Annotation: The prediction has a mean pLDDT of 86. The RNA shown here (c-di-GMP-I riboswitch aptamer) has 92 nucleotides and comes from Paenibacillus doosanensis. The sequence was found by an Rfam model in a public genome assembly. The organism belongs to Paenibacillus, within Bacteria. Its Rfam family is "c-di-GMP-I riboswitch aptamer". About the family: GEMM was predicted in a large-scale screen for bacterial structured RNA regulatory elements.
RNA sequence: AACCGAUAAAGGCAAAUCCAGCGAAAGCUGGAGACGCAAAGCUAAAGGGCCUUCCUUAGCGAUAUUCGCUAAGUUGGCAGCCAGUUACCGAA
Numbered sequence: 001a002a003c004c005g006a007u008a009a010a011g012g013c014a015a016a017u018c019c020a021g022c023g024a025a026a027g028c029u030g031g032a033g034a035c036g037c038a039a040a041g042c043u044a045a046a047g048g049g050c051c052u053u054c055c056u057u058a059g060c061g062a063u064a065u066u067c068g069c070u071a072a073g074u075u076g077g078c079a080g081c082c083a084g085u086u087a088c089c090g091a092a
Base pairs, nucleotide, nucleotide: 004090005089012037013036017032018031019030020029021028022027035080041085042084043083047082048081049078050077051076055073056072057071058070059069060068061067062066
């Protein structure tokens, strides 16, 4: 220095759920709360994957200036899916 990761030390984060707020939704923010996490730090402005559909288009249906469903686009989101990147500690 690279890998690696102890029932080590010091410290850290916070799933579900509930409350309040934002959003069309996915989801996000704050509080409570801990399922877990050695990167559960950061990157979604461009690697893959997943979720969403206010809006657009097409198709279908209906009780038809509209409404519903499906698909594609588009939009937004997820880093606690993989990935990229930086970093604390030091037993084997």